[in-house]
Context: one part of a larger RNA
RNA sequence: GGAUGAACGCUGGCGGCAUGCUUAACACAUGUAAGUCGAACGGGAAGUGGUGUUUCUAGUGGCGGACGGGUGAGUAACGCAUAAGAACCUCCCUUGGGAGGGGAACAAUAGCUAGAAACUGCUACUAAUACCCCGUAGGCUGAGAAGCAAAAGUAGGAAUCCACCCGAGGAGGGGCUCGCAUUUUAUUAGCUAGUUGGUGAGGCAAUAGCUUACCAAGGUGAUGAUCAAUAGCUAGUCCAAGAGGAAGAUCAGCCACACUGGGACUGGGACACGGCCCAGACUCCUAUGGGAGGUAGUAGUGGGCAAUUUUCCUCAAUAGGCGAAAGCCUGACGAAGCAAUGCCGCGUGGAGGUAGAAGGCCCACGAGUCAUGAACUUCUUUUCCCAGAGAAUAAGCAAUGACGGUAUCUAGGGAAUAAGCAUCGGCUAACUCUGUGCCAGCACCCGCGGUAAUACAGAGGAUGCAAGCAUUAUCC
Numbered sequence: 001g002g003a004u005g006a007a008c009g010c011u012g013g014c015g016g017c018a019u020g021c022u023u024a025a026c027a028c029a030u031g032u033a034a035g036u037c038g039a040a041c042g043g044g045a046a047g048u049g050g051u052g053u054u055u056c057u058a059g060u061g062g063c064g065g066a067c068g069g070g071u072g073a074g075u076a077a078c079g080c081a082u083a084a085g086a087a088c089c090u091c092c093c094u095u096g097g098g099a100g101g102g103g104a105a106c107a108a109u110a111g112c113u114a115g116a117a118a119c120u121g122c123u124a125c126u127a128a129u130a131c132c133c134c135g136u137a138g139g140c141u142g143a144g145a146a147g148c149a150a151a152a153g154u155a156g157g158a159a160u161c162c163a164c165c166c167g168a169g170g171a172g173g174g175g176c177u178c179g180c181a182u183u184u185u186a187u188u189a190g191c192u193a194g195u196u197g198g199u200g201a202g203g204c205a206a207u208a209g210c211u212u213a214c215c216a217a218g219g220u221g222a223u224g225a226u227c228a229a230u231a232g233c234u235a236g237u238c239c240a241a242g243a244g245g246a247a248g249a250u251c252a253g254c255c256a257c258a259c260u261g262g263g264a265c266u267g268g269g270a271c272a273c274g275g276c277c278c279a280g281a282c283u284c285c286u287a288u289g290g291g292a293g294g295u296a297g298u299a300g301u302g303g304g305c306a307a308u309u310u311u312c313c314u315c316a317a318u319a320g321g322c323g324a325a326a327g328c329c330u331g332a333c334g335a336a337g338c339a340a341u342g343c344c345g346c347g348u349g350g351a352g353g354u355a356g357a358a359g360g361c362c363c364a365c366g367a368g369u370c371a372u373g374a375a376c377u378u379c380u381u382u383u384c385c386c387a388g389a390g391a392a393u394a395a396g397c398a399a400u401g402a403c404g405g406u407a408u409c410u411a412g413g414g415a416a417u418a419a420g421c422a423u424c425g426g427c428u429a430a431c432u433c434u435g436u437g438c439c440a441g442c443a444c445c446c447g448c449g450g451u452a453a454u455a456c457a458g459a460g461g462a463u464g465c466a467a468g469c470a471u472u473a474u475c476c
Stems, first nucleotide, its partner, number of pairs: 001476004006472002009469002013346006019339002021304001026302003030299003035063003040060002043057004070257003079182001082179001084177002088174003092170007100134004109124004139148003153162001155160001183229002190220003195217008232254003237246003259280005282293004310336001313334001318332001319330004349379004359370003384413002387410003420465005425446002431460005441448002
């Protein structure tokens, strides 16, 4: 000198764009963040004088809750980055073919029962795109003989559309293996028995000690194993002429985690943040028998801290889920609010004006300086106030705007509403007076102060930067 997710002190006019718990992965009141489909199904209800139509829906069923959003605790690892590979899976899309015949249940419901509640038990009835059986198969297994595996309908007057099953292909995604690279310590030198390899068996979507029985005794290490400490990694960011050093906020890619530890279920995909089970700690309810919960989603609260925001608006746009669609849902997202936290831009007036005014400071008492600065004359209105008009982002005919009566435009008003902070001995731009008297104090360093202090304190003046300025912390 530059930089910062900064903080503290003094001060503070506006706008645009960004950013905002770096500490306790501490504990959380309350609301909300994942639903949708009646064109899969049987019931029920509303409405109607009745039928039909319509609307709503607890339950069965389908798809989605594995995305999106958060955090960085763990992890020194094929976790990440880069470059390769073969033994795999895939909701979706395209394409070829198919969808024959039967059956038995379980919810809802009704009755009984149990409980304080959460919720549960028994009996009876019933539907389906839920479940099962038989048949069929250009698929799979097998040397062959042979064996094994499927399906569902809805809407519509119909055409047809959308669903369903099997095979092949595609794209994107995911799982796995591997070369190289990835902080510090030798005051850590040996480590390892499923350990290293083989055979049989099991298991997986797939390879594999992944698991197991037997056999062999291997494997790794001064090119630093093992132990320990610390840490999410990268694209990017900051500094630097570069080499390189530091750091990994926001944004983007990957990974890991979801009160702590463990486990599986469902599913194409999880060992699943707002799913299940078990154990533990904590909090809450209770009739003491037993139950409920998980903000590292978004607001918000307490606590910690030098320190970090609203319990706001809308699904209008983009995007996602479901649906044939209308549509519904979305604290993603889009916006607004708060904070000079940062960057950028604008303003706090312009021109004229010597009686060189009053006043302050200084003085050699003549003067000098603040100083054209003020007053005064004249001009302008960026901003500000008030009033009127008033958007775009909406796309493909129409309709549809949270932001928002916002931005912007126009008329009117009046210089009106708007300057501070630090420094002035040298480094380093900027000097005098008064007070103090090694005191009070200043100071990065050198140093200053003991009666003429340009170094302390105040004043006048000056210098620097400016809606900021200085200090502190950290990095180069």

Source information
This is a predicted structure of a 476-nucleotide part of an RNA (small-subunit ribosomal RNA, 5' domain) from Gossypium australe. Its mean pLDDT, the model's own confidence on a scale to 100, is 83. It matches the Rfam family "Bacterial small subunit ribosomal RNA". Its family is annotated with ribosome and structural constituent of ribosome in the Gene Ontology. Lineage of the source: Eukaryota > Euphyllophyta > Mesangiospermae > Malvoideae > Gossypium.